[in-house]
Context: one part of a larger RNA
RNA sequence: CUGGGCGUAAAGGGCGUGUAGGCGGUCUGUUAAGUCUGAUGUGAAAUCCCCUCGCUCAACGAGGGAACUGCGUCGGAUACUGGCAGACUCGAGUACCGGAGAGGAAGGUGGAAUUCCCGGUGUAGCGGUGAAAUGCGUAGAUAUCGGGAGGAACACCGGUGGCGAAGGCGGCCUUCUGGACGGAUACUGACGCUGAGACGCGAAAGCGUGGGGAGCAAACAGGAUUAGAUACCCUGGUAGUCCACGCUGUAAACGAUGGGCACUAGGUGUCGCGGGUAUUGACCCCUGCGGUGCCGCAGCUAACGCAUUAAGUGCCCCGCCUGGGGACUACGGCCGCAAGGUUAAAACUC
Numbered sequence: 001c002u003g004g005g006c007g008u009a010a011a012g013g014g015c016g017u018g019u020a021g022g023c024g025g026u027c028u029g030u031u032a033a034g035u036c037u038g039a040u041g042u043g044a045a046a047u048c049c050c051c052u053c054g055c056u057c058a059a060c061g062a063g064g065g066a067a068c069u070g071c072g073u074c075g076g077a078u079a080c081u082g083g084c085a086g087a088c089u090c091g092a093g094u095a096c097c098g099g100a101g102a103g104g105a106a107g108g109u110g111g112a113a114u115u116c117c118c119g120g121u122g123u124a125g126c127g128g129u130g131a132a133a134u135g136c137g138u139a140g141a142u143a144u145c146g147g148g149a150g151g152a153a154c155a156c157c158g159g160u161g162g163c164g165a166a167g168g169c170g171g172c173c174u175u176c177u178g179g180a181c182g183g184a185u186a187c188u189g190a191c192g193c194u195g196a197g198a199c200g201c202g203a204a205a206g207c208g209u210g211g212g213g214a215g216c217a218a219a220c221a222g223g224a225u226u227a228g229a230u231a232c233c234c235u236g237g238u239a240g241u242c243c244a245c246g247c248u249g250u251a252a253a254c255g256a257u258g259g260g261c262a263c264u265a266g267g268u269g270u271c272g273c274g275g276g277u278a279u280u281g282a283c284c285c286c287u288g289c290g291g292u293g294c295c296g297c298a299g300c301u302a303a304c305g306c307a308u309u310a311a312g313u314g315c316c317c318c319g320c321c322u323g324g325g326g327a328c329u330a331c332g333g334c335c336g337c338a339a340g341g342u343u344a345a346a347a348c349u350c
Base pairs, nucleotide, nucleotide: 003322004321005320006319007304008303012318014201015200016199017198021194022193023192025088026087027086028085029084030083031082033081034080035077036076037075038074039073040072041071042070049065050064051063052062053061054060091191092188093187094186095185096183097182098181103177104176105175106174107173108172109171110154115149116148117147118146119145120144121143125136126135162169163168206247207246208245209244210243211242215241216240220236221235222234223233258317259316260315261314262313263312266295267294268293269292270291271290272289273288274287275286276285299306300305323350324349325348332343333342334341335340
């Protein structure tokens, strides 16, 4: 000496459930496996180190010693770790009461708006743009009134708000269902944390089969613009967007920040629940727990910034990085209907 790191420099797995494994609260007893200690055996020779000697010296060689950091056996120690036994309640969980929520699934239902259809009124324009044109309209459009059809999305409330593990979730009602939180007791008695594999979930686009199709709109067509315009703008418009079932498995899947526990000034807003005080009407004020924001000390940081929701101080477990390009690639494996996904190099080059 026996690595340093991962918010933005390379690096946190998209997210969860959980197998093996790793790690694990308080007390007592026991054991003595780990650990420590003593003895003993072994640890070939050579080599390395020390002393002495032989070649004129040295290299080299010889003799002696030490050492060989290891392992076995026996005896001992028992603080810590482990095993076994017993006990405990603070970790974890169960029961009970309570309120909050776009958490999930299914079924039903409402109004506004767009489009289309029918009818009435009505006449020459409408539409669109920077300006236009394509387009629509005397076969009566646009506008306006009444009626109807259909699909998709839910204005206001709406929030710096809430819920969910993440993706994500927003009209209203019903049914089924998950989780979190607050409160006061009782109970179980370490039942815990993490999690390689595995399994499940996973936006959008895309794929398969069948439906649906109002609006929007890749592709495509036309009109403009332009030197050109395979674009930006305009008029149209098909997949798709929607539903059911089945695939795909990716993302700037982001807080670009893995999970758990503990500790470390505060101030202020907000959401949920509780206690006190107050008026008793909700408030206000003080305070506890849980979430979600902003500001800020110590500390940290290359800086920016983070700062009890840590990027601070520690411990446990997983994932990942190791110069740029080649390369989110090739080959091979596995997965997929395909598109492709996943795992993942090298030559060469700077």

The prediction has a mean pLDDT of 89. The part of an RNA shown here (small-subunit ribosomal RNA, central domain) has 350 nucleotides and comes from an uncultured bacterium. Its Rfam family is "Bacterial small subunit ribosomal RNA". Gene Ontology terms of the family: structural constituent of ribosome and ribosome. The full RNA is in RNAcentral, with records from ENA, Greengenes and SILVA.